[in-house]
The prediction has a mean pLDDT of 83. The RNA shown here (transfer RNA) has 67 nucleotides and comes from a bovine gut metagenome. Its Rfam family is "tRNA". Rfam describes the family as follows. Transfer RNA (tRNA) molecules are approximately 80 nucleotides in length. The RNAcentral record of the sequence draws on MGnify.
C1' cells in the first nucleotide's frame, strides 16, 4: 500500500425475486454397480455502520486471507 471474501467445493450476478457447475439426499432406469434422467435441500453475500424508494453490487470502519 494493492487485491479478494456469496451454500460443502469452484465460480456468476456492476443498483430490481441471489443463481450455475461440482459434492449431498430421494425418485426412475439396471440383475447389481457406475453411467444417464427427474427432482429436493443446502446462503443471516466476512462484520458493523451509511447512501437510496430498494444494495452481492455504492461510500467508510474492522476482521481474515493473499501479494
Nucleotide at each position: 500500500u494493492g487485491a479478494u471474501g456469496u451454500g460443502g467445493c469452484u465460480c456468476a450476478a456492476u443498483g430490481g425475486c441471489a443463481g450455475a457447475g461440482c459434492a449431498u439426499c430421494u425418485c426412475a432406469c439396471u440383475c447389481g454397480u457406475a453411467a444417464u434422467g427427474a427432482g429436493a435441500a443446502g446462503g443471516u453475500u466476512g462484520u458493523c455502520a451509511g447512501u437510496u424508494c430498494g444494495a452481492u453490487u455504492c461510500u467508510g470502519a474492522c476482521c481474515a486471507u493473499c501479494a